Context: one part of a larger RNA
RNA sequence: GGACGAACGCUGGCGGCGUGCCUAACACAUGCAAGUCGAUCGAGAUCCAUCCGGUAGCAAUACUGGUGAAGAUCUAGCGGCGAACGGGUGAGUAACACGUGAGAAACCUGCCCCGAAGACCGGGAUAACCCGAGGAAACUCGGGCUAAUACCGGAUGUCCCCACCAGGUCACAUGUCCAGGUGAGGAAAUGCUCCGGCGCUUUGGGAGGGUCUCGCGGCCUAUCAGCUAGUUGGUGAGGUAAUGGCUCACCAAGGCAUCGACGGGUAGCUGGUCUGAGAGGACGAUCAGCCACACUGGGACUGAGACACGGCCCAGACUCCUACGGGAGGCAGCAUUGGGGAAUCUUGCGCAAUGGGCGAAAGCCUGACGCAGCAACGCCGCGUGGGGGAUGAAGGCUCUCGGGUCGUAAACCCCUUUCAGGAGGGACGAAAAUGACGGUACCUCCAGAAGAAGCCCCGGCCAACUACGUGCCAGCAGCCGCGGUAACACGUAGGGGGCGAGCGUUGUCC
Numbered sequence: 001g002g003a004c005g006a007a008c009g010c011u012g013g014c015g016g017c018g019u020g021c022c023u024a025a026c027a028c029a030u031g032c033a034a035g036u037c038g039a040u041c042g043a044g045a046u047c048c049a050u051c052c053g054g055u056a057g058c059a060a061u062a063c064u065g066g067u068g069a070a071g072a073u074c075u076a077g078c079g080g081c082g083a084a085c086g087g088g089u090g091a092g093u094a095a096c097a098c099g100u101g102a103g104a105a106a107c108c109u110g111c112c113c114c115g116a117a118g119a120c121c122g123g124g125a126u127a128a129c130c131c132g133a134g135g136a137a138a139c140u141c142g143g144g145c146u147a148a149u150a151c152c153g154g155a156u157g158u159c160c161c162c163a164c165c166a167g168g169u170c171a172c173a174u175g176u177c178c179a180g181g182u183g184a185g186g187a188a189a190u191g192c193u194c195c196g197g198c199g200c201u202u203u204g205g206g207a208g209g210g211u212c213u214c215g216c217g218g219c220c221u222a223u224c225a226g227c228u229a230g231u232u233g234g235u236g237a238g239g240u241a242a243u244g245g246c247u248c249a250c251c252a253a254g255g256c257a258u259c260g261a262c263g264g265g266u267a268g269c270u271g272g273u274c275u276g277a278g279a280g281g282a283c284g285a286u287c288a289g290c291c292a293c294a295c296u297g298g299g300a301c302u303g304a305g306a307c308a309c310g311g312c313c314c315a316g317a318c319u320c321c322u323a324c325g326g327g328a329g330g331c332a333g334c335a336u337u338g339g340g341g342a343a344u345c346u347u348g349c350g351c352a353a354u355g356g357g358c359g360a361a362a363g364c365c366u367g368a369c370g371c372a373g374c375a376a377c378g379c380c381g382c383g384u385g386g387g388g389g390a391u392g393a394a395g396g397c398u399c400u401c402g403g404g405u406c407g408u409a410a411a412c413c414c415c416u417u418u419c420a421g422g423a424g425g426g427a428c429g430a431a432a433a434u435g436a437c438g439g440u441a442c443c444u445c446c447a448g449a450a451g452a453a454g455c456c457c458c459g460g461c462c463a464a465c466u467a468c469g470u471g472c473c474a475g476c477a478g479c480c481g482c483g484g485u486a487a488c489a490c491g492u493a494g495g496g497g498g499c500g501a502g503c504g505u506u507g508u509c510c
Base pairs, nucleotide, nucleotide: 001510002509003508004507006506007505008504009503010502013382014381015380016379017378018377019375020374021340026338027337030335031334032333035081036080037079041077043075044074045073046072047071051066052065053064054063055062056061088293089292090291098217099216100215101214102213103212107210108209109208112206113205114204115203116202117201118200120154121153122152123151129144130143131142132141133140134139159186160185162183163182164181165180167178168177170175191198192197219265220264221263226256227255228254231253232252233251234250235249236248237247238246268290269289270288271287272283273282274281275280295316296315297314298313299312318329319328320327321326346372348371349370350369354368355366356365357364358363385415386414387413388412395406396405397404398403419451421446422445423444424443425442429437454499455498456497457496458495459480460479461478465494466493467492468491469490475482476481
């Protein structure tokens, strides 16, 4: 000098765009953050045409009870898809975690796209509902009824898969590819429909995604020198979507290490960010990619996908309810509270846009997101007026008492109106409809210099000097150093210098 997710002191007009718990991965009251589909299904509730009555009335009619096809709306349940995305955090991790480059030796893939073939015949349940019982509650149990795109059995099967037989091609080490025969095994919902479609099963390919393996690269420490028993390899088996000590039985005795094994410390990694002429050094907030975690530890279930933040089970700590028998919970989602701290925001508006889930759609949900609010936290832009004005007024400070200086500064005269304020108009963002932002941006008009300047410094480094007070005191200080009676260095004042809605200080990095 530059930089900052900063903090502190003094000060503070406006706007745009960003950014905002770096500490306790501390504990959390409350609300919201993942639902959706009635075009899978049965049921229930409400509404309703009609029909049959009742009351009042002469009647028209008014009030009212029952029934209730088709239909409409809604809902708990069965079922489907989603809930593995999106959002948060950085604890752990020195590791194939990340980055980069290879590899499929061995793989998996819901939804989506392209292609081929198909969907035949049956069955038994169960929730809801009804009845009963237990419990303070959470909820649970028994009996009875019922449906399906829920579940099960059989058949067929282009196709897939396995075994055997035998032919050709490529490679020649197992083998690969193509077509054939025999045998064993494996499907479905022909369901819904507003008749346009949407779905179901098997299978080949694709896209996108994921699992796995390897080379190389990126911290400190030798005051850590030896480490290792599933350890290293083999055979066989199991397991997995799949390779593999991944696991197991047996066999062999290996494997790693001064090119730093093993241990200890620290740490999420990267694109990047800051600095620097570069080389390099430091860092890894915001945004983006990957990883890991979800009160702590462990485990599996479901599923195309999890060992699953707002799922389940067990154990633990903590909190809450209880009728003491037993139950409930997990903000490192968005707000918010307490606590910790030098320190970090609103318990806001909206699904209008973009994106996501479900749905045929209408649509519903979406604290993702879009916006608004708060904060000079940062960057950028603008303003706080412009011109004239000397008797150099008053006043302050100083003085050799003549003067000098603040100083064209003010007053005064003439102008202008950015921003803020008031009034009127008023968008883009949205495709036909639909705008939270928002009567916002922007445009026009109005009034009036009106509402808007501070902070640090002045001994040298370093730009800017005098007076008074103080008297090694009080104090200053980044270094050198100032102060003990003439202090340009302390305090105050006048003057001056620098920057300016900021200016200084502290901390950290280059």
Model confidence (mean pLDDT): 85 of 100. A computed fold for a 510-nucleotide part of an RNA from a metagenome, annotated as small-subunit ribosomal RNA, 5' domain.